The RNA shown here (c-di-GMP-I-GGC riboswitch aptamer) has 86 nucleotides and comes from a Deltaproteobacteria bacterium. Lineage of the source: Bacteria > Pseudomonadati > Myxococcota > Myxococcia.
RNA sequence: UCCGUUAAAGGCAAACCACGCGAAAGCGUGGGACGCAAAGCCACUGGCCUCAGUCUCAAAUGAGAUAGGUAGCAGGGCUGCCGGAC
Numbered sequence: 001u002c003c004g005u006u007a008a009a010g011g012c013a014a015a016c017c018a019c020g021c022g023a024a025a026g027c028g029u030g031g032g033a034c035g036c037a038a039a040g041c042c043a044c045u046g047g048c049c050u051c052a053g054u055c056u057c058a059a060a061u062g063a064g065a066u067a068g069g070u071a072g073c074a075g076g077g078c079u080g081c082c083g084g085a086c
Stems, first nucleotide, its partner, number of pairs: 001085004011036002016031006034072001040078003044075003047070004053066005
């Protein structure tokens, strides 16, 4: 630097349930394992989700922006365990 078939040291934890936070999406903790070789960290780019508040448009429904979320949607950035090859 590249790779993840096998083994080993181990790690994380979807859905769902309980409690808490939030307007919501969703998040935290515990239980629980569908999966994961970065399912470790970062919303920078694109995507997707939410609309309580504020702003704009609109007669209204509503739409957009701001804002929030998703790193287990992808790209990108940073870091790293085990094993193997060079």